This is a predicted structure of a 467-nucleotide part of an RNA (small-subunit ribosomal RNA, 3' major domain) from an uncultured bacterium. RNAcentral holds the full RNA, with entries from ENA. The coordinates come from a structure-prediction model, not an experiment, and the mean pLDDT is 85. It matches the Rfam family "Bacterial small subunit ribosomal RNA".
Context: one part of a larger RNA
RNA sequence: UGACGGGGACCCGCACAAGCAGCGGAGCAUGUGGUUUAAUUCGAAGCAACGCGAAGAACCUUACCAAGACUUGACAUCGAGUGCAAGCCGUGGAAACACGGUCCUCCUUCGGGACACGAAGACAGGUGGUGCAUGGUUGUCGUCAGCUCGUGUCGUGAGAUGUUCGGUUAAGUCCGGCAACGAGCGCAACCCUUACGGUAUGUUGCUAACAAUUCGGUUGAGCACUCAUAUCGGACUGCCGUGGAUAACACGGAGGAAGGCGGGGAUGAUGUCAAAUCAUCAUGCCCCUUACGUCUUGGGCUACACACGUGCUACAAUGGGCGCUACAAAGAGCAGCAAACCCGCAAGGUUGAGCGAAUCUCAAAAAAGCGUUCUCAGUUCGGAUUGAGGGCUGCAACCCGCCCUCAUGAAGCAGGAGUUGCUAGUAAUCCCGAAUCAGCAUGUCGGGGUGAAUGCGUUCCCGGGUC
Numbered sequence: 001u002g003a004c005g006g007g008g009a010c011c012c013g014c015a016c017a018a019g020c021a022g023c024g025g026a027g028c029a030u031g032u033g034g035u036u037u038a039a040u041u042c043g044a045a046g047c048a049a050c051g052c053g054a055a056g057a058a059c060c061u062u063a064c065c066a067a068g069a070c071u072u073g074a075c076a077u078c079g080a081g082u083g084c085a086a087g088c089c090g091u092g093g094a095a096a097c098a099c100g101g102u103c104c105u106c107c108u109u110c111g112g113g114a115c116a117c118g119a120a121g122a123c124a125g126g127u128g129g130u131g132c133a134u135g136g137u138u139g140u141c142g143u144c145a146g147c148u149c150g151u152g153u154c155g156u157g158a159g160a161u162g163u164u165c166g167g168u169u170a171a172g173u174c175c176g177g178c179a180a181c182g183a184g185c186g187c188a189a190c191c192c193u194u195a196c197g198g199u200a201u202g203u204u205g206c207u208a209a210c211a212a213u214u215c216g217g218u219u220g221a222g223c224a225c226u227c228a229u230a231u232c233g234g235a236c237u238g239c240c241g242u243g244g245a246u247a248a249c250a251c252g253g254a255g256g257a258a259g260g261c262g263g264g265g266a267u268g269a270u271g272u273c274a275a276a277u278c279a280u281c282a283u284g285c286c287c288c289u290u291a292c293g294u295c296u297u298g299g300g301c302u303a304c305a306c307a308c309g310u311g312c313u314a315c316a317a318u319g320g321g322c323g324c325u326a327c328a329a330a331g332a333g334c335a336g337c338a339a340a341c342c343c344g345c346a347a348g349g350u351u352g353a354g355c356g357a358a359u360c361u362c363a364a365a366a367a368a369g370c371g372u373u374c375u376c377a378g379u380u381c382g383g384a385u386u387g388a389g390g391g392c393u394g395c396a397a398c399c400c401g402c403c404c405u406c407a408u409g410a411a412g413c414a415g416g417a418g419u420u421g422c423u424a425g426u427a428a429u430c431c432c433g434a435a436u437c438a439g440c441a442u443g444u445c446g447g448g449g450u451g452a453a454u455g456c457g458u459u460c461c462c463g464g465g466u467c
Base pairs, nucleotide, nucleotide: 008467009466010465011464012463013462015458016457019422020421021420022419023418026313027312028311029310030309031308032307033306034304035303042053043052064299065298066297067296068295069294070293073123077122078121081117082116083115087102088101089100090099091098092097105114106113107112125288126287128286129285130284134282135281136277137276138275139273141271146185147184148183149182150181151180152161153160154159165176166175167174191265192264193263194262196233197232198231199230200229201228202227205223206222207221210220211219212218236259239253240252241251242250243249315415319374320373321372322371323370324369331362332361333360336355337354342349343348381412386407387406388405389404390403391402392401428450429449430448431447432446433445434444
């Protein structure tokens, strides 16, 4: 000077408390440990690993295992030489590949080049090791309010001061004071979005008035309104009152769509953890070089006495079934989204209008509402598991996909110790979409619908800040 204390003082945070919904018990999904295995590839490890890398393992992916093959190599540059090649067909084979047949390339400034084969060799190649040799990127404390510098002053010096103190703030935010005076990185603001309005522009959007109408903004017409896209305005403690030191500021009020940072996002200081990543990539060094490289087929990553994490579905009447019937937002679409008719109980099929989309399509929003049934039961709850029949994608669903129908109907009657999230359009609950993607979503990332309860307070638990 820091760090630490079951030392003191002050302050903050869903940290506790007050509430609501969960997890921990059940079944299943998924990740991990362990075990097993020829292999169950590798990494991630308290918070900050465990629905994590993986925005999607049937082959591929794939790095693992078994078997069959190759050795200048699957890929790059140089390279004597060749145009026999490559492709296609046939045979063998699980394929890679081998053998046989067929074929006899393209451009040209005629030097050559493209493409293919190819001797010897330089070299290629490695998801092999080291994240404790590294770059880059990332997590975390933490969007916490801190971290520093110049000059001056003090101290023999390490250092101190400034940055402490009195108020105040979300904030080292601001005010006042002070041997300090200034400055930088952070804070805030500038950016995006949402909430209000003006102006401009009206098609594919909209429809108040007028007319037509097949009653559909459908057509004419219009751009008022909604909406879309630009641009501008608007909020600044600006105004009033009270408190305060006449300050910063706090509290109350007016006006206002919005009020004291309006809500949300992006934005992450100096540093900490030899934190994570050599398997995104790059890279030093080490190691392999007829193999630790490369190709192929099949298998594995999906195993299963068990243990843990994260989820989904339930245990029912604020509910289940059936019928009728409203109201979204945000997205995606040409190797695509696919309407309507018809066929099928359905998954789906046939055909294919329209649309590179404010035009067409996905597309039905669901919970809600109305009516009816069930009457407390392991049930008309719950749907695991299993049998049968089908559908779709794809060379191919046995290992190992998703969906539909019929049958089957398990555990489960609210979950011990303990533990998680959340302060408002939030929690809870209900659907919708997208990325990845041939196919595969209870995961992830977005969108809207319905819409609460509680907050006395800071003694205590946890984390953080200042003295």